Predicted 3D model of a 72-nucleotide RNA (transfer RNA) from Labrus bergylta. RNAcentral holds the sequence, with entries from Rfam. It matches the Rfam family "tRNA". Rfam classes the family as a transfer RNA. The prediction has a mean pLDDT of 85.
């Protein structure tokens, strides 16, 4: 320098055009003498950034940034 894959709550991770699941963690509660475990509930994401397409974009497209694999 070229090329592929990926970027989604604190962490992890699903979601192939109709407004974002799950797990862990956190907070509150139940239980217990107490803690843990277990169970119940709650909060937490404007989806890496900026444009374009669309009635509508995490999803399609372009550029940039970051991580990583391969080639040179």
């Nucleotide at each position: 320098g070229g090329u592929g894959u990926g970027g989604u709550g604190g962490c992890u991770a699903a979601g192939u055009g109709g407004u974002a699941a799950g797990g862990c963690a956190u907070u509150g509660g139940u239980c217990u003498c107490a803690u843990a475990a277990a169970c119940c509930a709650a909060a937490g994401a404007u989806c890496a950034u900026g444009g374009g397409u669309u009635a509508g974009a995490u999803c399609c497209u372009c550029a940039u940034c970051c991580a990583u694999g391969c080639c040179u």